[in-house]
RNA sequence: AACACAGGCGGAGGAGAGACCCGAUUUCCCGGGCACCGAAGGGGCAAGUCCGAUUGUCGGUGGAACAGCGGACGAAACUCUCAGGUAAAGAGGACCCCGCCUGGCCG
Numbered sequence: 001a002a003c004a005c006a007g008g009c010g011g012a013g014g015a016g017a018g019a020c021c022c023g024a025u026u027u028c029c030c031g032g033g034c035a036c037c038g039a040a041g042g043g044g045c046a047a048g049u050c051c052g053a054u055u056g057u058c059g060g061u062g063g064a065a066c067a068g069c070g071g072a073c074g075a076a077a078c079u080c081u082c083a084g085g086u087a088a089a090g091a092g093g094a095c096c097c098c099g100c101c102u103g104g105c106c107g
Stems, first nucleotide, its partner, number of pairs: 005103007013095001018034001020033004035086003041082001042080003048073005055067003
């Protein structure tokens, strides 16, 4: 200096689900009610690994191993639907691509 990797900024792409009912009124916002969506964010867990005391297996003692029991760690686009969202427009949007910036293994 550069690559993997992590984060930030900008640009482009980017789904799903009620133009539901009432207040009350054409539309929007607000409040209430019913019904839905999963891709901001957030929560949950599998295999596996580790730990623990007691139980079972081996002729005896001790010990190890295995099985059962309890606990800890443990992923997601799976799941929950708290939050958010459910005409168009607008906003948001996981993820992906491009550019730039910051940090930065090993060698």